[in-house]
RNA sequence: AAGAUGCAUCACGAGUGGGCGACAGCCCCGCCAACCUGCCCGCCUGGGCAAGGUGGUGUUCCCUUCGGGGAGAUGCGGCCGGAUGGCAACCAAGCAGGCACUG
Numbered sequence: 001a002a003g004a005u006g007c008a009u010c011a012c013g014a015g016u017g018g019g020c021g022a023c024a025g026c027c028c029c030g031c032c033a034a035c036c037u038g039c040c041c042g043c044c045u046g047g048g049c050a051a052g053g054u055g056g057u058g059u060u061c062c063c064u065u066c067g068g069g070g071a072g073a074u075g076c077g078g079c080c081g082g083a084u085g086g087c088a089a090c091c092a093a094g095c096a097g098g099c100a101c102u103g
Base pairs, nucleotide, nucleotide: 006076007075008074009073010072015029017028018027019026020025030057031056032055035053036052037051038049039048040047042099043098044097045096046095060071061070062069063068078087079086080085
């Protein structure tokens, strides 16, 4: 460093919008949502910010001794490059504790 037969989540959220369609679904706009990246602080933990990516905007389903189990869904950054490597990430948030450093 990798370690997916893994980990996390499955709301109390969000459209009476427009277009396409082979009727499965797809695209645009709006909205929701902190899973990843980024930012808010040098680092860690917590919290925050819809900026870069996903996803959602269709009430997840079944069993249960009610502890939980099983199935399914989503996430565990994106783009360019053969590769070393390179690129973008807000006008938002602008915090708490701990550690480190400086004086």
The RNA shown here (SAM-I/IV (S-adenosyl methionine) riboswitch aptamer) has 103 nucleotides. The coordinates come from a structure-prediction model, not an experiment, and the mean pLDDT is 80.